[in-house]
Context: one part of a larger RNA
Molecule: small-subunit ribosomal RNA, central domain
Organism: uncultured Paracoccaceae bacterium
RNA sequence: CUGGGCGUAAAGCGCGCGUAGGCGGAUUGGAAAGUUGGGGGUGAAAUCCCGAGGCUCAACCUCGGAACUGCCUUCAAAACUCCCAGUCUAGAGUUCGAGAGAGGUGAGUGGAAUUCCAAGUGUAGAGGUGAAAUUCGUAGAUAUUUGGAGGAACACCAGUGGCGAAGGCGGCUCACUGGCUCGAUACUGACGCUGAGGUGCGAAAGUGUGGGGAGCAAACAGGAUUAGAUACCCUGGUAGUCCACACCGUAAACGAUGAAUGCCAGUCGUCGGGCAGUAUACUGUUCGGUGACACACCUAACGGAUUAAGCAUUCCGCCUGGGGAGUACGGUCGCAAGAUUAAAACUC
Numbered sequence: 001c002u003g004g005g006c007g008u009a010a011a012g013c014g015c016g017c018g019u020a021g022g023c024g025g026a027u028u029g030g031a032a033a034g035u036u037g038g039g040g041g042u043g044a045a046a047u048c049c050c051g052a053g054g055c056u057c058a059a060c061c062u063c064g065g066a067a068c069u070g071c072c073u074u075c076a077a078a079a080c081u082c083c084c085a086g087u088c089u090a091g092a093g094u095u096c097g098a099g100a101g102a103g104g105u106g107a108g109u110g111g112a113a114u115u116c117c118a119a120g121u122g123u124a125g126a127g128g129u130g131a132a133a134u135u136c137g138u139a140g141a142u143a144u145u146u147g148g149a150g151g152a153a154c155a156c157c158a159g160u161g162g163c164g165a166a167g168g169c170g171g172c173u174c175a176c177u178g179g180c181u182c183g184a185u186a187c188u189g190a191c192g193c194u195g196a197g198g199u200g201c202g203a204a205a206g207u208g209u210g211g212g213g214a215g216c217a218a219a220c221a222g223g224a225u226u227a228g229a230u231a232c233c234c235u236g237g238u239a240g241u242c243c244a245c246a247c248c249g250u251a252a253a254c255g256a257u258g259a260a261u262g263c264c265a266g267u268c269g270u271c272g273g274g275c276a277g278u279a280u281a282c283u284g285u286u287c288g289g290u291g292a293c294a295c296a297c298c299u300a301a302c303g304g305a306u307u308a309a310g311c312a313u314u315c316c317g318c319c320u321g322g323g324g325a326g327u328a329c330g331g332u333c334g335c336a337a338g339a340u341u342a343a344a345a346c347u348c
Stems, first nucleotide, its partner, number of pairs: 003320004007302002012316001014201004021194003025088006033081002035077008049065006091191001092188003095184005103177007110154001115149007125136002162169002206247006215241002220236004258315006266293012297304002321348003330341004
């Protein structure tokens, strides 16, 4: 390479958009590049293969045949693929009418709680723990009442509920804005799928500049525990956590399951619509999501099972024994931390 694979054994890029490329609905006609059949030319000799023959045999040599699976040319066929010219509506999209939603960005605003400050009441303890101590407190703490400041997060509702491509999104209101679902007729007429490179988004931590800082809390300090205790427990506490702008580009970025399309028994929930049955509640049915169980089938088993890990097709990514190693070197990117690409010797 081929082959076989990628939920858990090695293996799905964290997720979009999209270039090249690959692949692509129905139908009519044309052309004949691929394709198929026939003819012609060529495919040197030697070699290989088959059959004979010659050296006493063999290797070797000689003769004959086949083959040289290829290329060129010509005649024909037109099912399939491609190409050209039409037509269509089942894919895709547009229009109109409804609908649900923590989808995004910005601004404003609310209450509970913690902390701090001021004042009142009040007096000797309070905190904390397995037990203590560090700590706070007669300069009046803890407790309690009133007022104020400030920051961060939004109890209940809340739900294998919703929305988003993923990361993720949860008090309330407003403005701007993306996507989705259902129903209906009309329109466009394959406009589609995937996607190497590329480009954008991307939790937390971390970085730069400037703000902010209530609580929490790496580092750090102290008290305990212990043989020791650079920990677990306690008292403090700085970066950070928050905001703006810019970077970083990684996660068990997980459904450990790439995207798209078609097909293949069911039952029971739930969310958003439509239709019918007099109907807000019920029943039936039909689309679109989200779950549980379960048949066929699949699987090494576990399990999966119309939201497939079933049956198929298209495109991309990735794997190829363990360690060395996601390391070294080099390149690219980054302020740095580092990220990305990515070996070999050696060893079992």